[in-house]
RNA sequence: UCAGAGGGUCGGGCGGUCGCUCCCAUGCAAAUGGGGGAGGAAAGUCCGGGCUCCAUGGAAACACGGCGCCGGAUAACAUCCGGCGGAGGUGACUCCAGGGAAAGUGCCACAGAAAGCAAACCGCCUGCUUCAUAUUUUAUGGGGGAGGUAAGGGUGAAAGGGUGCGGUAAGAGCGCACCGCGUGGCCGGUAACGGCCAUGGCAGGGUAAACCCCGUCGGGAGCAAGACCAAAUAGAGACGGCAUAUGGCCCCGUUUCCGGGUCGUCGUCCGGGUAGGUUGCACGAGGUGUUCGGUAACGGGCAUCCCAGAUGAAUGAUCGCCGCCUUUUCUUCGGAAAAGCGCACAGAACCCGGCUUACAGACCCUCUGAUCUU
Numbered sequence: 001u002c003a004g005a006g007g008g009u010c011g012g013g014c015g016g017u018c019g020c021u022c023c024c025a026u027g028c029a030a031a032u033g034g035g036g037g038a039g040g041a042a043a044g045u046c047c048g049g050g051c052u053c054c055a056u057g058g059a060a061a062c063a064c065g066g067c068g069c070c071g072g073a074u075a076a077c078a079u080c081c082g083g084c085g086g087a088g089g090u091g092a093c094u095c096c097a098g099g100g101a102a103a104g105u106g107c108c109a110c111a112g113a114a115a116g117c118a119a120a121c122c123g124c125c126u127g128c129u130u131c132a133u134a135u136u137u138u139a140u141g142g143g144g145g146a147g148g149u150a151a152g153g154g155u156g157a158a159a160g161g162g163u164g165c166g167g168u169a170a171g172a173g174c175g176c177a178c179c180g181c182g183u184g185g186c187c188g189g190u191a192a193c194g195g196c197c198a199u200g201g202c203a204g205g206g207u208a209a210a211c212c213c214c215g216u217c218g219g220g221a222g223c224a225a226g227a228c229c230a231a232a233u234a235g236a237g238a239c240g241g242c243a244u245a246u247g248g249c250c251c252c253g254u255u256u257c258c259g260g261g262u263c264g265u266c267g268u269c270c271g272g273g274u275a276g277g278u279u280g281c282a283c284g285a286g287g288u289g290u291u292c293g294g295u296a297a298c299g300g301g302c303a304u305c306c307c308a309g310a311u312g313a314a315u316g317a318u319c320g321c322c323g324c325c326u327u328u329u330c331u332u333c334g335g336a337a338a339a340g341c342g343c344a345c346a347g348a349a350c351c352c353g354g355c356u357u358a359c360a361g362a363c364c365c366u367c368u369g370a371u372c373u374u
Base pairs, nucleotide, nucleotide: 001370002369003368004367005366006365007364008363009362010361012322013321014320015319016318017317018316020037021036022035023034024033025032026031039345043356044355046354047353048352049351050350051222052221053220054219064218065217066216067215068214069083070082071081072080073079084098085096086095087094088093099213100212104211105210106207107206108205121153122152123149124148125147126146128144129143130142131141132140133139134138161179162178163177164176165175166174180202181200182199183198184197185196186195187194188193226279227278228277229276235270237269238268239267240266241265242264247263248262249261250260251259286305287304288303289302290301291300292299293298323343324342325340326339327338328337329336330335
């Protein structure tokens, strides 16, 4: 210098004017003054918790659901840290739903002869038989039929260890060497796992984000939770006033009798909880700095700070200067000027820890590979 890997910070700045919202002070009020006012993801609502209400006597089992290498961190986690194994990369480094396929069941499309008690399509090999040719006890070639063979070809995601040598009629772990794999032992490590030695000719194809088995964890609903105040409307509640029972009203088309049913109005209180309001609701697993322990995640101590709280939902608009970007013009190639409805993704709603996704651009740190110079 070029090409990369990992991590972090910021994400327009300053000022004027006019507004919005919350808090404090003054004020009867109107208002005035002072102070605070979005994010790294506030997002998706995917996990884990706090908090609230409901349910629940304890324990175990079963069912259902989540999770799944090992150790640690944490309030907890599907998160994070460290390690192990596998895969990729020259490397920094990255990725992995990473328990069990030797309990059982299922599935393995298409292609292919055969896909699960493996398999003979082509090929290779050995007998038998028949035909042809030749130098006719034999050899070569063609056809038919019987058998051997998993080396070679072909199919497939996958064909029952791999490579090589020997061996054989041809072949084959049939034998041997190395590699892989299984079993046993020893050593190292908390463990996952690793190393070494011995032994076995190889058994037990793959698939568990298929059922399943094993281990482990798990009550339900959510701030529209919940609590309080409380216009309106319903009320077979209470008290009081007035009216009233030989009564009024209703039930046969009407009237009378008999029969049945029913009981007025006003005020105050209670009760109830709709509209609405208050609360939950901003001091918290809190931020910043420092120190100690730990490889780290993280934990302990000390100091310091108070930092949005709306509810049809505030956090904005505009002007000036500057910065960056794009385009155009000019240029003495250093740059200068003008224009831009250019300056990302996005926007709190009970709160916290994560994950995932989106993001113009700028800056910083560490590391890797290549090349050059000293």

The RNA shown here (Bacterial RNase P class A) has 374 nucleotides and comes from an Alphaproteobacteria bacterium.
Rfam family: Bacterial RNase P class A. By type it is a ribozyme.
It was read from a public genome assembly, where an Rfam model found it.